[in-house]
């Protein structure tokens, strides 16, 4: 040196004894409606380890167990035996007061049970030691205060539900014991019957409470995360044990449920601890670092232990701060959006150029947190900070853009797709859907959803209502409550002052301080609005005590009254009965009919019978709570008013609950029953008629008793008191005045009406009888429907009343008022509206439109009046827009660009035709730039009679040539909107007059325009022609002439001017003079604000939209012209006032050269030849009804003339489909028109031709235009249509509106239902672990005693009792065959109930009947 043994000592780790901690910290809210919580007491009824302090003490002993070692068991967990030990572990013994008890002695003190000092005596009951060489320093035992930190107890607060009204047997008190730290029915055993409730017990839901959070202006009103206090739990449920303290989160025992282990015989667990995991779920973090700080347990300390803490991670979850660049930059770049195609915006934004460096980054320093000195000690952290360096570098996104709310435009979609907080958008121009641009907010956010508050005075203390908007109990009487006159004295509950005490701390507020600021944080201060306890005040309230008379009541003495109840009495009049007269209808309706009646009704007469209600008197008169109440007597009876002021001395008022009363119908019993009359039956109306109206006609309506309890039970207006301008009126009493008295006048109480101020009302009205000021009490409202239902209780004989909701659904429902509209509501009034007339239309026949069918196409439009002879003043081709068939494609037609210099025309040839092919022919102009024209060629375009008239623009129709539409100021009214514009009168008229809060004005009427009717003037040609003069067969032919007619300019005339009467001395109306003409002479033109989504995209023009070798254009043919039918408009008839010959007259207005034609001639004629005049007051088209004579003689005709044949003629490229005339033949229907309908009031209907656009030709049609030329009108009741005032409305897309319930269908909530399931409480009763406690002594048994034993384990046996089972009820919740209703719902059915007089006036209540709505009976309401 190293290794091993042994002894001893130090550290150390570790089981075990022992002591002090595991009741603290730390999680959760499941329970609990509680002394549980929050506040203030209280305990003379308590306890407190550790700490602090006072007093004292610590002295001798026993006996035994763990660990340890051995045996044995068992899979394990973990047990048993045996032996050995030690202590501050455990027992005795001593000592022993100021601690407890007892006996008692003096004294204080309390509200009280009593508690406190204090003298004597008596009895009980202590103790543990170790560290250190030692001082000492930890402990132990008893004791006193005290802090700390718990226990009880007591006032007051603390959700919701009455469809939860009765709860309670240890329950409520006593006595005694027991128990407990402690009082206590805490337990027990007697005795008592008593405790709690409507100031909500019980019971059932929810629900930890609090400081405090959010919100509000505040009172609130909502919540109870984080922090902080208290409670409660610790898998459920039930129990002691240890201890100072637990009935114990990380302890123990049993029981139930689960998970794991197992060897099947048994054990183990308990994240509402920190992290994790799994499930659930819209959704919530790391199995992190450290015990450095702070705290806390143990420990002498060293130290250990601490998912409590401190600190990191995750997360825009929230709050604070930052930043993501600054400056300059116009060419207003690109690019994108949009555009009226110029531009606008994006937008100084970018780019460019200077700059800067937060944060991101990279290097270098680098900490407080550490404690009174030194040392040592830092998890977070190399973090904060602090500096260098690079470099615009590493950093913007949601929402929104119709209002409400900041902010728009394109597209695309087409009631689709979608949006929406609410209104609501979206059905071909979306600011509202989706996109894009562009804008606006908010920004490391930002929009949505839930939830609370707020607005929300919309549950209203602060701060609301009830006549009609939701809301006054049908009435009273009253009980508990609530409120309550004057004076005056006490008290001091309530107020009101001031003091203490508490109202923890955080938080809020305010001032400061520390982080660079800010969030955060620190110290102070304010707050804590409450609660106790003392003092003081005495006005008000309130107690008690006195007085007082005004409130209330009594009493004398009068008055009125359908005021109630019984009894009995009276007339009229319905109705039956008998009798008589009588002799055919009565009766009953808008009209009838059913009934009645020759078996004698009705009519009348006379007598009788029964019931019912009780005329006139009778009145917004009386009475009565209210409901109601009417012939007259009489009895009984309750209220009411006046006067007086003798009494009482606030005795009042209001009134939940209770109690009576309470129309009509109904219900029962049991009379009665004339009349009327639900149900029901006839009859009629009706589409029907389960109605209205008739004819009958039961219950019912009368009476007694008894129910029933409810009306529009209304004044839609609760009940008392007091105040606040008037005026009229009525009823009852009183006083005065005057009077011989009555009437009258005056005050003045009581009741009842109208009318109005001031207030008040949303208005409307209300107004001393409040809906006004005001105060007491009660009732009762809180969007509409569901639904005054359901379900449960209470009442009822039944009907049925009462009380009383939700699911769910809608954006409304409603109330006054206003403007329209509208009424089968009223007044005035106008209009060919009706009436009076006249001709017609609806019947024939043909033309025309139209529907309709039909078709290749029958091309579109117009649809009641206001569409059908309409666009269309004129479809054979065209037209023309349709069919079908051939063709073209920058096109049939414009405009530009390029290239060429020709196209066309003419002519042949194909062909249906468009067109193709060919022959002929072959550019003008010019300032020389280029233009015209024509062809080809590109493409931008052309082109649409495609669509939408409901995108328009023009323009038209119609109320309506009705009389009426507004404005401006001014006044009324909250306001809408009134007023003017109503009202008397007047017109044709909002015409004009009086009046009027109006006063003017404007678009309408009316005049100015045109035409007409009269005379005058002026002017005569193409017109005229009286005079004079030619003339002719005739003839203004011609000279003439301006006179008449006429033409057309010019002025003139008519205006209710003139008169007389009526009105109002007006306007005006009648009536007359005078005039042509009279009362807008007569026609025309002229057409307000507006309606009608009226027509029209096919006059036109025009957004959007489509179509582009076609939805464009060109061409042949065809169609619009069909044809069983139906309906609009017209023509032509049906004849003699007519038809046919033949004869003779008279207009106007217009037209005319691709025309109108005269004359002539042919034709029977249409028409045709020739062939004049006239571009027209020249010529020419060119009259016919009429008149005269003949003739038909009432006939399907000498009446109509349709159809059809034949044979012409015209126009035109062409008359087949499809034109008009003409002759000749032919010769239909129809002999005056059903229902029902149209125009017209004077030069008008009627009839009677003529002209003319249109047009090659084609008129029964439209547009004019003259001839001839009536008749009615009494009048405004009634039809339609307007106007004006008024009235009712539930309408307002405006009565073609609105609207209601049945029934089919679909969905959805919900009652009810045999039942079926599932939850919770409680009651009886079985079993009954563990365990406390109590009994027992079977068994064991160290310590004191040892003589018995005390004591103590265990065993046993009893109460209590957790889970558990068993029974019968109660609660609730899902389900459920089926069944009742209710809600929605697009455009089903069936009727029409309601809004207007809603066509029967609504409507309550109630009964009956009826598919339904509803109908009827009785009563009652005016809404």
């Nucleotide at each position: 040196g190293c290794a091993u043994c042994c002894u001893u000592g130090a550290a150390c780790c570790u089981a075990g004894u022992g002591g002090c901690g595991g009741a603290c910290g730390g999680g959760u809210g499941a329970g609990u409606a509680a002394c549980a919580c929050g506040u203030g007491a209280g305990c003379a009824a308590c306890c407190u380890a550790c700490c602090u302090u006072u007093a004292a003490c610590u002295g001798g002993g026993g006996a035994a167990u763990a660990a340890c070692a051995u045996u044995g068991g068992g899979a394990a967990a973990c047990c048993a035996g045996u032996g050995c030990u030690a202590a501050u572990a455990c027992c005795g013994c001593a000592u022993a007061a100021a601690a407890u008890c007892c006996u008692c002695u003096a004294g204080u003190g309390g509200c009280a049970u009593c508690a406190c000092u204090u003298a004597a005596g008596g009895a009980u009951c202590a103790a543990a030691g170790g560290a250190g060489c030692a001082a000492u320093c930890c402990g132990g035992u008893u004791u006193u205060a005290g802090a700390u930190g718990g226990g009880c107890u007591c006032g007051c607060g603390u959700c919701c539900g009455a469809u939860u009204a009765g709860u309670u047997a240890g329950u409520u008190g006593g006595u005694a014991a027991g128990g407990u730290a402690a009082c206590g029915g805490c337990u027990u055993a007697c005795c008592a019957a008593g405790a709690c409730c409507g100031c909500g017990a019980u019971c059932g839901g929810u629900a930890g409470c609090c400081g405090g959070a959010c919100u509000g202006a505040g009172a609130g009103g909502u919540c109870g995360a984080a922090c902080g206090g208290c409670c409660a739990c610790a898998u459920u449920g039930g129990g002691a044990c240890u201890g100072a303290g637990a009935c114990a989160c990380g302890g123990c025992c049993c029981a139930g449920a689960c998970u794991c282990c197992u060897a099947c015989g048994g054990g183990a667990g308990g994240c509402a601890g920190c992290a994790g995991u799994g499930g659930g779920g819209a959704a919530u973090a790391u199995u992190g670092g450290g015990c450095a700080a702070u705290g806390g347990g143990c420990g002498c300390a060293a130290g250990c232990c601490u998912g409590a803490c401190c600190c990191a991670g995750c997360a825009a979850u929230g709050c604070c701060g930052c930043g993501u660049g600054a400056a300059c930059g116009a060419u207003g770049a690109a690019g994108g959006u949009c555009u009226u195609c110029g531009g606008a915006u994006u937008g100084u934004a970018a780019a460019c150029u200077u700059c800067u460096u937060u944060u991101a980054g990279u290097g270098g320093g680098g900490a407080c947190g550490a404690a009174g000195a030194a040392u040592g000690u830092g998890a977070c952290g190399g973090u904060a900070c602090c500096u260098a360096c690079u470099g615009a570098a590493u950093a913007a996104g949601c929402c929104c853009c119709g209002g409400c709310u900041a902010a728009a435009u394109a597209c695309g979609u087409g009631c689709c797709a979608g949006c929406a907080g609410c209104c609501g958008c979206g059905g071909u121009a979306a600011u509202a859907c989706g996109u894009a641009u562009g804008g606006g907010g908010c920004a490391a956010g930002c929009g949505u959803u839930a939830u609370c508050c707020g607005g929300a005075u919309u549950u209203a203390c602060u701060g609301g209502g009830u006549g009609u908007a939701a809301a006054g109990g049908g009435c009273g009487c009253g009980u508990a409550g609530g409120c309550g006159g004057g004076c005056u004295u006490g008290c001091a509950a309530g107020u009101c002052g001031g003091a203490u005490g508490u109202g923890a701390a955080a938080u809020a507020c305010c001032a400061u301080g520390g982080c660079u600021u800010a969030a955060c944080u620190u110290u102070g201060g304010u707050c804590u609005u409450g609660c106790a306890u003392c003092c003081g005040a005495a006005a008000c309230u309130g107690u008690a005590g006195g007085u007082c008379u005004u409130g209330a009541g009594u009493g004398u003495c009068a008055g009125a009254g359908a005021g109630g109840a019984a009894a009995g009495u009276g007339g009229a009049a319905u109705u039956c009965c008998u009798a008589g007269u009588g002799g055919a209808g009565c009766g009953g309706u808008a009209a009838a009919a059913u009934g009645c009646g020759u078996a004698g009704a009705g009519a009348u007469u006379a007598g009788g019978a029964g019931g019912a209600a009780c005329a006139c008197c009778g009145g917004u008169g009386g009475c009565g709570a209210a409901g109601g109440c009417g012939a007259c007597u009489u009895u009984c009876u309750g209220g009411c008013u006046g006067a007086c002021a003798a009494c009482u001395g606030a005795c009042g008022c209001u009134g939940a609950g209770g109690c009576g009363c309470g129309a009509a119908a109904g219900c029962g019993u049991g009379g009665g029953g004339a009349g009327c009359a639900a149900a029901c039956a006839g009859g009629a109306u009706u589409a029907g008629a389960u109605a209205c109206c008739c004819u009958g006609g039961u219950a019912g309506u009368c009476c007694a008793c008894g129910c029933c309890g409810u009306a529009a039970a209304c004044g839609a207006u609760g009940a008392u008191u007091a105040c606040u301008a008037g005026g009229u009126g009525u009823a009852g009493g009183g006083g005065g005045u005057a009077u011989c008295g009555a009437c009258u006048c005056c005050c003045u109480c009581u009741g009842u009406g109208c009318c109005g101020c001031a207030g008040u009302u949303a208005a409307c009205g209300c107004a001393u009888u409040a809906a006004g000021u005001a105060a007491u009490c009660c009732a009762c409202c809180u969007g509409g429907g569901g639904a005054g239902u359901a379900c449960g209780g209470c009442c009822g004989c039944a009907a049925g009343g009462u009380u009383a909701a939700a699911a769910c659904u809608c954006a409304a429902a409603g109330g006054a008022a206003u403007u329209g509209a509208c009424g089968g509501g009223g007044g005035c009034c106008c209009g060919c509206a009706c009436a009076a007339g006249c001709a017609g239309u609806g019947g024939a026949g043909u033309a025309u439109g139209u529907g309709g069918u039909u078709u290749a196409a029958u091309u579109c439009g117009a649809g009641g009046c206001a569409a059908c002879g309409c666009g269309a003043a004129g479809a054979a081709c065209c037209u023309u827009a349709c069919c079908a068939g051939g063709g073209c494609u920058u096109g049939a037609c414009a405009u530009c660009c390029u290239c060429u210099g020709a196209c066309a025309a003419c002519c042949c040839u194909a062909g249906a035709g468009a067109u193709a092919g060919g022959g002929c022919u072959u550019u003008u102009c010019u300032a020389c730039g280029g233009a015209a024209c024509a062809g080809a060629g590109u493409g931008a375009c052309a082109g649409g009679u495609g669509g939408u008239g409901c995108a328009u623009g023009g323009u038209u129709g119609u109320c309506g040539u009705c009389a009426g539409c507004u404005c401006g100021u001014g006044u009324c009214g909250u306001g809408a909107g009134a007023u003017g514009u109503u009202c008397g009168g007047u017109u044709a008229a909002g015409u004009c007059c009086g009046g009027c809060a109006a006063c003017g004005a404007g678009c309408g009427c009316a005049a100015c325009c045109c035409u007409u009717a009269u005379g005058g003037u002026c002017a005569g040609u193409u017109a005229c022609u009286a005079a004079c003069a030619g003339g002719u067969a005739a003839a203004g032919c011609u000279g003439a002439g301006g006179a008449c007619u006429c033409u057309g300019g010019c002025a003139a005339g008519a205006c209710u001017g003139c008169c007389g009467u009526u009105a109002a001395c007006a306007a005006a109306a009648c009536g007359g003079a005078g005039g042509a003409a009279g009362g807008u002479g007569a026609g025309g033109a002229u057409g307000a604000c507006g309606u009608c989504a009226a027509a029209u995209c096919a006059u036109c023009a025009u957004g959007c939209c489509c179509c582009u070798u076609a939805c464009g254009u060109c061409c042949u043919g065809g169609g619009c012209u069909a044809c069983a039918c139906a309906c609009g408009u017209a023509c032509u008839a049906c004849a003699a006032u007519g038809g046919c010959a033949a004869g003779a007259a008279c207009a106007g207005a217009g037209g005319g050269c691709a025309g109108c034609u005269a004359c002539a001639c042919a034709g029977c004629g249409a028409u045709g030849u020739g062939a004049u005049g006239c571009g027209a007051a020249u010529c020419c088209c060119a009259a016919a009804a009429u008149c005269u004579u003949g003739u038909c003689c009432c006939a399907g005709u000498u009446c109509a003339g349709a159809u059809u044949g034949c044979a012409g003629g015209c126009u035109g490229c062409a008359a087949c489909u499809c034109g008009c005339c003409u002759g000749c033949a032919u010769g239909a229907a129809g002999c005056a028109g059903g229902a029902a309908u149209u125009g017209c009031u004077a030069g008008u209907a009627a009839u009677g031709g003529c002209a003319g656009g249109u047009c090659a030709g084609c008129a029964u049609a439209c547009u004019g235009c003259c001839g001839u030329g009536a008749a009615u009108a009494c009048g405004u009741u009634c039809c339609c249509g307007g106007g004006c005032c008024u009235u009712g409305u539930a309408c307002a897309c405006a009565c073609c509106g609105c609207c209601c319930g049945u029934c089919a269908c679909a969905c959805c909530a919900u009652g009810a239902a045999a039942g079926c399931g599932g939850c919770c409480a409680a009651u009886a009763c079985c079993c009954g672990a563990a365990g406390c406690c109590g009994g027992u002594a079977g068994u064991c048994u160290a310590a004191c005693u040892a003589c018995g034993g005390a004591g103590g384990a265990c065993g046993c046996c009893g109460u209590c009792u957790a889970a558990g089972g068993u029974a019968g009820g109660g609660g609730u919740c899902g389900u459920a065959a089926u069944u009742g209703g209710g809600g929605u719902g697009a455009a089903g059915u069936c009727g029409u109930a309601a809004c207007a007089a809603g066509g029967u006036a609504g409507c309550c209540g109630u009964a009956u009947c009826g598919g339904a709505a509803g109908g009827u009976g009785c009563g009652g309401c005016u809404g």